The part of an RNA shown here (small-subunit ribosomal RNA, 3' major domain) has 479 nucleotides and comes from Iodidimonas muriae.
Taxonomically the source falls in Iodidimonas (Bacteria, Pseudomonadota, Iodidimonadales, Iodidimonadaceae).
Its mean pLDDT, the model's own confidence on a scale to 100, is 83.
[in-house]
Context: one part of a larger RNA
């Protein structure tokens, strides 16, 4: 002066309780471990790994394996010599490619004292060098996560102590907060909180190729056309909220508790915004870098494999177990976002997936574009008109190509599964629950990720107990 306790104190948080739904059982989907395997690349490891690097492994991607090639290489710079040419399409023969040998078509250098002189491009050579996703994240930048959006950590001067330090930052209130207010050997300050930035909720104002029949008029009944910007709305700007205003409580402070007025009320909700450290946390496989290590191979091409295996265990989900359901017909209403090698209307063709053709749009203009709920009727507790797994056939789309290994359609097939031990997790409101929609990736492939809206709850006595996290106390002896 700090840390620890199965000490005591104050607080606090979906931490517990009180409530919903759940996981853990079934079946698949994904990731891990194991165990196999020529290889099944490598990382990640309580919370903080384990739908995690991976916002998308059929070749590629790939780093792995097995073969077949190359050795100044596939890239960069430097020499020398050779060719002026190169570059682009197109087929050949051999090969699994990747080479490798030969042949056609098109287009064809600038600069110039015209000397292949100089430059640039090719090709061969020759070393210097390239190249490792090889190791070391306990050499290291840089990012990144977590305690934790937790209130806290610190400096200057001054004052105390011989010194470490301490005081300030403790103490009485308050507060989401070292907020703030009061005392006070302290007075100030910094980085933190807050505020300042964005989204949302109200209104006002500026704007009208979206929106109105609000007003007129047409009208093919579509805002479709004149025509207006009243209103929705979009997106620019301004206002609004501050314990401002009333009570009442408190130390007359700080606040605190009720009320009015108001779209909104005491941080309106929501994001962004992460202090000093902490875990020799993670990352040398994003880059970047010291050291070590390979250098006809630990570099560099390519064809096929693999990463997709399967006695098994586990994490996260997805879909059911049905009747608050399920099947049939009806049928209303969204927000964000994407769209030119792109989204595709109507039309036609097919039970479907899909195909045909192609208006239209580089988009508040075209196009992707709801479901869930509501109406009717069926089904009547059954492993079923529940569930769809699993296979079988027969097609569709990508794409050089779907065998291992892609997604989707029909028809047939119909498995566990009747709410799931012990333990365990998520939420406090438009929140949970449940219902769809879009995006990025990316030819194709989403039950993952992100974002979007729709319908739309319970429940919190309260703080013993668990768990967290702060701060403070040690007395005559907690250790």
């Nucleotide at each position: 002066u700090g840390a620890c306790g199965g000490g005591g104190g104050c607080c606090c948080g979906c931490a517990c309780a009180a409530g919903c739904g759940g996981u853990g059982g079934a079946g698949c989907a994904u990731g891990u471990g194991g165990u196999u395997u020529a290889a099944u690349u490598c990382g990640a490891a309580g919370c903080a790994a384990c739908g995690c690097g991976c916002a998308g492994a059929a070749c590629c991607u790939u780093a792995c394996c097995a073969g077949c090639c190359c050795u100044u290489g596939a890239c960069a710079u430097c020499c020398c010599g050779a060719u002026u040419u190169g570059g682009g399409g197109g087929a050949g023969u051999g090969g699994a490619g990747a080479c490798a040998c030969a042949c056609c078509c098109u287009u064809u250098c600038a600069g110039u004292u015209c000397g292949g002189c100089u430059g640039g491009a090719u090709c061969g050579g020759a070393g210097a060098c390239a190249g490792g996703u090889g190791c070391u994240g306990c050499a290291u930048g840089g990012c990144u996560g977590u305690c934790g959006u937790c209130a806290g950590c610190u400096c200057g001067u001054g004052u105390c102590g011989u010194g470490a330090g301490a005081u300030g930052u403790u103490g009485g209130g308050u507060u989401a907060a070292g907020u703030c207010c009061c005392g006070c050997a302290a007075c100030g300050a910094g980085c933190g909180c807050a505020a300042c930035c964005c989204c949302u909720a109200c209104u006002c104002u500026u704007a009208g190729u979206u929106g109105c029949c609000a007003u007129c008029a047409g009208u093919u009944c579509g805002g479709c056309u004149g025509g207006g910007c009243a209103c929705u709305c979009u997106a620019g700007g301004a206002g609004g909220a501050c314990c401002g205003c009333c009570g009442g409580u408190g130390a007359u402070a700080a606040g605190c508790c009720g009320g009015a007025g108001g779209a909104a009320g005491g941080u309106g909700g929501g994001g962004a915004u992460g202090a000093c450290g902490u875990c020799a946390a993670g990352u040398c496989c994003u880059c970047a870098u010291g050291g070590c290590c390979c250098u006809u191979a630990u570099g560099g091409g390519c064809u096929g494999g693999g990463c997709u295996a399967c006695a098994c265990a586990c994490g996260u989900g997805c879909u059911a177990c049905a009747a608050u359901g399920g099947c049939a017909g009806u049928g209303a209403c969204a927000g964000a976002g994407g769209g030119a090698c792109g989204c595709g209307a109507c039309c036609c063709c097919g039970c479907g997936a899909g195909g045909g053709u192609g208006a239209g749009c580089a988009a508040a203009u075209c196009u992707c574009c709801a479901a869930a709920a509501g109406c009717u009727g069926u089904c009547u507790c059954a492993g079923u008109u529940c569930g769809g797994a699993u296979u079988g056939u027969a097609c569709u789309c990508u794409g050089c190509a779907a065998c291992u290994c892609g997604a989707g359609u029909g028809c047939a097939u119909g498995a566990a599964g009747g709410u799931g031990g012990a333990a365990u997790c998520g939420c406090u409101a438009g929140u949970a629950a449940u219902c769809g929609u879009g995006g990025a990736u990316c030819a194709g492939c989403a039950u993952g990720c992100c974002a979007c809206g729709g319908u739309g709850a319970a429940u919190a006595c309260g703080u013993c107990c668990c768990g967290u996290g702060c701060a403070g106390c040690a007395a005559u002896u907690g250790g």